[in-house]
Predicted 3D model of a 74-nucleotide RNA (transfer RNA) from Alphaproteobacteria bacterium UBA7488. The organism belongs to Alphaproteobacteria, within Bacteria. The coordinates come from a structure-prediction model, not an experiment, and the mean pLDDT is 81. Its Rfam family is "tRNA". By type it is a transfer RNA.

RNA sequence: CGGAAUGUAGCUCAGUCUGGUAGAGUACUGCGUUCGGGACGCAGGGGCCAUGGGUUCGAAUCCCGUCAUUCCGA
Numbered sequence: 001c002g003g004a005a006u007g008u009a010g011c012u013c014a015g016u017c018u019g020g021u022a023g024a025g026u027a028c029u030g031c032g033u034u035c036g037g038g039a040c041g042c043a044g045g046g047g048c049c050a051u052g053g054g055u056u057c058g059a060a061u062c063c064c065g066u067c068a069u070u071c072c073g074a
Stems, first nucleotide, its partner, number of pairs: 001073007010026004020057001028044005050066005
């Protein structure tokens, strides 16, 4: 320098193909249970989806650029 993949909750990942209220597990907080803890059960808080634009009534999703990480090639 060229090509490709990935970026979504503290963490691990779905959701993108086919645009229409952002989800799961785990973690965290409270309550119940227990002598207490753990485990279990119930409830709750937490992400404008890496970033800047564009298209659209509507974008995590489609289009273009940028950044970061990883891989391949030179």